[in-house]
A computed fold for a 97-nucleotide RNA from Nakamurella multipartita DSM 44233, annotated as TPP riboswitch aptamer (THI element). The prediction has a mean pLDDT of 79. Lineage of the source: Bacteria > Bacillati > Actinomycetota > Nakamurella > Nakamurella multipartita. Rfam family: TPP riboswitch aptamer (THI element). Rfam's curators write: Vitamin B(1) in its active form thiamin pyrophosphate (TPP) is an essential coenzyme that is synthesised by coupling of pyrimidine and thiazole moieties in bacteria. The previously detected thiamin-regulatory element, thi box was extended, resulting in a new, highly conserved RNA secondary structure, the THI element, which is widely distributed in eubacteria and also occurs in some archaea.
RNA sequence: CAUCCAGACACGGGGUGCCCGGACGACGGGCUGAGAACCACACCCGUAACCACCUGAUCUAGGUCAUGCUAGCGAAGGGAUGUCGUCAUGACUGUCC
Numbered sequence: 001c002a003u004c005c006a007g008a009c010a011c012g013g014g015g016u017g018c019c020c021g022g023a024c025g026a027c028g029g030g031c032u033g034a035g036a037a038c039c040a041c042a043c044c045c046g047u048a049a050c051c052a053c054c055u056g057a058u059c060u061a062g063g064u065c066a067u068g069c070u071a072g073c074g075a076a077g078g079g080a081u082g083u084c085g086u087c088a089u090g091a092c093u094g095u096c097c
Base pairs, nucleotide, nucleotide: 001090002089003088007084008083009082010081011046012045013044014043017031018030019029020028021027053078054077055076059072060071061070062069
């Protein structure tokens, strides 16, 4: 000096379903999950096959009280970045032996 890169800061992108009670409201409880919203100043993700998310999808198979609950679809298509940068690696120069 360059590369890779954990991480940090700033900025940005997302989703918030299903069942029961309740007047189908507010609210309470249960299921899965990182998160089921205004407790959120949270959680996840930011160039990205194998974790953001959306489309396909009022999809297909299985399972459940029920539901994107599980798997497929899916190495699918789309999808939101800048700076700094630990460890490490390489090159060059200098010094010493």